[in-house]
Molecule: SAM riboswitch aptamer (S box leader)
Organism: Fervidibacillus halotolerans
RNA sequence: UUCUUAUCCAGAGAGGUGGAGGGACUGGCCCUUUGAAGCCUCGGCAACAGCUUUAUAGCAUUGUGCCAAUUCCAGUAGCAUUUGCUUGAAGAUAAGAA
Numbered sequence: 001u002u003c004u005u006a007u008c009c010a011g012a013g014a015g016g017u018g019g020a021g022g023g024a025c026u027g028g029c030c031c032u033u034u035g036a037a038g039c040c041u042c043g044g045c046a047a048c049a050g051c052u053u054u055a056u057a058g059c060a061u062u063g064u065g066c067c068a069a070u071u072c073c074a075g076u077a078g079c080a081u082u083u084g085c086u087u088g089a090a091g092a093u094a095a096g097a098a
Stems, first nucleotide, its partner, number of pairs: 001098008013042005021031003025075004043067003047064003050059003071090001077086004
């Protein structure tokens, strides 16, 4: 990098540095000089694997992951009709495989 499978309405931020962006993409709508991204330190959460003599629970020692807003909302298709429901695509994460 590609493929397969599963999940995505739960949960969890302070300090330092930095100095204008960030929320994948497009449109919308938001966040941000009352300080964005990135980096560092410490802390936290518990999704998957793992562990706990077995289970709708717990743990945070291990490997990843995560800590504004439902994956922020929509994107395709169907049904109902002006805003809903279902589904799909795309994306993210994990586990496995090539």